The part of an RNA shown here (small-subunit ribosomal RNA, 5' domain) has 473 nucleotides and comes from uncultured Sphingomonas sp.
Taxonomically the source falls in Sphingomonas (Bacteria, Alphaproteobacteria, Sphingomonadales, Sphingomonadaceae).
It matches the Rfam family "Bacterial small subunit ribosomal RNA". Gene Ontology terms of the family: structural constituent of ribosome and ribosome.
The full RNA is in RNAcentral, with records from ENA, Greengenes and SILVA.
Context: one part of a larger RNA
RNA sequence: GGAUGAACUCUGGCGGCAUGCCUUACACAUGCAAGUCGAACGAAAGCUUCGGCCUUAGUGGCGCACGGGUGCGUAACGCGUGGGAAUCUGCCUUUGGGUUCGGAAUAACACAUAGAAAUGACUGCUAAUACCGGAUGAUGUCGUAAGACCAAAGAUUUAUCGCCCAAGGAUGAGCCCGCGUAGGAUUAGCUAGUUGGUGAGGUAAAAGCUCACCAAGGCGACGAUCCUUAGCUGGUCUGAGAGGAUGAUCAGCCACACUGGGACUGAGACACGGCCCAGACUCCUACGGGAGGCAGCAGUGGGGAAUAUUGGACAAUGGGCGAAAGCCUGAUCCAGCAAUGCCGCGUGAGUGAUGAAGGCCUUAGGGUUGUAAAGCUCUUUUACCCGGGAUGAUAAUGACAGUACCGGGAGAAUAAGCUCCGGCUAACUUCGUGCCAGCAGCCGCGGUAAUACGAGGGGAGCUAGCGUUAUUC
Repeated sequence: GGAUGAACUCUGGCGGCAUGCCUUACACAUGCAAGUCGAACGAAAGCUUCGGCCUUAGUGGCGCACGGGUGCGUAACGCGUGGGAAUCUGCCUUUGGGUUCGGAAUAACACAUAGAAAUGACUGCUAAUACCGGAUGAUGUCGUAAGACCAAAGAUUUAUCGCCCAAGGAUGAGCCCGCGUAGGAUUAGCUAGUUGGUGAGGUAAAAGCUCACCAAGGCGACGAUCCUUAGCUGGUCUGAGAGGAUGAUCAGCCACACUGGGACUGAGACACGGCCCAGACUCCUACGGGAGGCAGCAGUGGGGAAUAUUGGACAAUGGGCGAAAGCCUGAUCCAGCAAUGCCGCGUGAGUGAUGAAGGCCUUAGGGUUGUAAAGCUCUUUUACCCGGGAUGAUAAUGACAGUACCGGGAGAAUAAGCUCCGGCUAACUUCGUGCCAGCAGCCGCGGUAAUACGAGGGGAGCUAGCGUUAUUC
């Protein structure tokens, strides 16, 4: 000198664009953050012009594995980069086929019933694109072959939307490997499923992934093991570069969701707003038993030097569901707060000497503040008042917002501070103080003439900021 997610002191006019719990992955009141489909299904309430319409608790389908948050853990195939083969892939897309015949239930509902509640249990009834059989099956699976085996679902306004099988594609995902990826040797030995083989099991899939048996291997000063620290990267800051530091915002990957463990469902989870078990904590209770999880958006307490509104809208972009209309969306788009940062603008311009008054200094003549002010002549950015008024949206639909912007009006009006002045380092004098009070980044000032302390005048620098502190190059 540069930089910052900064903080603090003093000060503070406006706009645009960004950014905003770095600390306790501490605990959370309240509201919202994931629903949707009646064109899968029965039923009930309501309306009815008896044609039907409408609403939904329930069954069923799809979604809830995305989006959003955080950085605890992790020194690892976690990440980065480049390869690989033994895999799966809902919705989408291409192609070829198929869509046949039956059956038994069950929720809702009704009836009574247990419980404070959460939630149940009995009996009976009913539907389906829910469930289960039979048939048909090959280019599918198994098999050397013969052969064996495997499916489906309908709705309807007759336009279509679906369903099943198979083979491709695309997308996404799982797995393996080479290389790279912090510090410590005041950590030198580590390892029994350990290393390899055979067989079996298991997985979507290779594999000690698991198991039985057999062998005794495997790793290590090219740093194993252990300890400490840490999410990684694109990037960011700095630097001429090499490098050093860093990993907020944005983007990719990973990990986590009160703590620990487990599986279920599913194309996909071992699942933030799902389930089960254990634990800690909080709440309700009729003491028998129950409920909960903000590291989603706001917000509260606590911690801290320190970090915002319990806002608006789905108008746009995108996502889920739906044939669609549409519904949902704290994703998102906006608004609010904060000089937190960057950028831009303003706080007036011209003229004006009697060099006014006042202040300060003085050798008492004067000098300086200083064209500075006043005065005169102008201008109106911004702010204020009035009127018009977008783009973003496409036939319609605009939260932002009567916003940006445009036109008119009055009036210099609404708007300047902070630090420093001994040297480094731009900028000097007077008074006060008297090694005191104090200053200080380093050198050092102060003990009676202090350009170094405090104040006045004057000056220098930066400027809606200035200075200090912290960190880093």